Model confidence (mean pLDDT): 75 of 100. This is a predicted structure of a 76-nucleotide RNA (TPP riboswitch aptamer (THI element)) from Psychrobacillus insolitus. The RNAcentral record of the sequence draws on MGnify. Lineage of the source: Bacteria > Bacillati > Bacillota > Caryophanales > Psychrobacillus.

[in-house]
């Protein structure tokens, strides 16, 4: 790197006529992301700033505190 198996994870905001807009990998898909070389993800946070129709939208906070892994194998 690859596969297998095992795990962890999140799902928000506008609108209304059930189609739809926004961001994002992923907005309940049969996916999507991460798994200690850990910013996937929580908590601090009903924070700070900035901006938007709205919203972690963005930036900071952040060298913060926590946070889920084994096993074959190809390659150099």
């Nucleotide at each position: 790197c690859u596969a297998c198996u095992a795990g962890g994870g999140g799902c928000g905001c506008c609108g209304a006529u059930u189609u739809g807009g926004c961001u994002g990998a992923g907005a309940u898909g049969a996916a999507c992301c991460c798994u200690u070389u850990g910013g996937a993800c929580c908590u601090g946070a009903u924070c700070u700033a900035g901006g938007u129709a709205a919203u972690a939208c963005u930036a900071g906070c952040g060298u913060a505190g926590g946070a889920a892994a084994g096993u074959a194998g190809u390659u150099u």